[in-house]
Molecule: transfer RNA
Organism: Gemmataceae bacterium
RNA sequence: GGCCCGGUGGUGUAACUGGCAGCCACGCAGGUCUUAGAAGCCUGUGCCGCAAGGCGUGUGGGUUCGAGUCCCACCCGGGCCA
Numbered sequence: 001g002g003c004c005c006g007g008u009g010g011u012g013u014a015a016c017u018g019g020c021a022g023c024c025a026c027g028c029a030g031g032u033c034u035u036a037g038a039a040g041c042c043u044g045u046g047c048c049g050c051a052a053g054g055c056g057u058g059u060g061g062g063u064u065c066g067a068g069u070c071c072c073a074c075c076c077g078g079g080c081c082a
Base pairs, nucleotide, nucleotide: 001081002080003079004078005077006076007075010026011025012024019065027045028044029043030042031041032040046055047054048053058074059073060072061071062070
């Protein structure tokens, strides 16, 4: 240099044919239970905001009524070829 795969919450992952982003697990917080704790069980858990509401899928553009998903460029990580 060329080609391929990937980048989503605090972490690992899911998201169908383009149609409410955050499923499931871990972690964390609160509660329940206990003499106390662990385990289990219940509830909550992206960011800003008093609220209404706004923002958010590596970055910047594009297509579309609508993009995590499709297209272009770039950045980062992994692999293959030379």